Model confidence (mean pLDDT): 88 of 100. The RNA shown here (c-di-GMP-I-GGC riboswitch aptamer) has 89 nucleotides and comes from Desulfovibrio sp. Of the family's consensus pairs, 95% are formed in the model. It matches the Rfam family "c-di-GMP-I-GGC riboswitch aptamer". Its family is annotated with cyclic-di-GMP binding in the Gene Ontology. On this family, see Weinberg et al., Proc Natl Acad Sci U S A 2017: "Bioinformatic analysis of riboswitch structures uncovers variant classes with altered ligand specificity". The source organism's lineage runs through Bacteria, Pseudomonadati, Thermodesulfobacteriota, Desulfovibrionia and Desulfovibrio.

[in-house]
RNA sequence: UACGAUAAGGGCAAACCCUCCGAAAGGUGGGGACGCAAAACCAAGGGUCUAAAUCAGAGCUUCUCUGCUAUGACAGCCGGUUGCCGAAU
Repeated sequence: UACGAUAAGGGCAAACCCUCCGAAAGGUGGGGACGCAAAACCAAGGGUCUAAAUCAGAGCUUCUCUGCUAUGACAGCCGGUUGCCGAAU
């Protein structure tokens, strides 16, 4: 350095429930643990999710419907950056 143990000391917390924020995706806090050696950090690399507003079209036109699209979101998808411990190899 690679690597990752029924090691030591610790850490995080999926689904689900409650709460608040949001148009939604999703997020905050509490409970809860499926899992995780980076489940720490990074969203102007790829990918995925959402579509309020804008734009376009239509209609029964103070409005409604449909479609496109991130500037919105996800780091527990891939990726990047930093990093604790030290059995075996």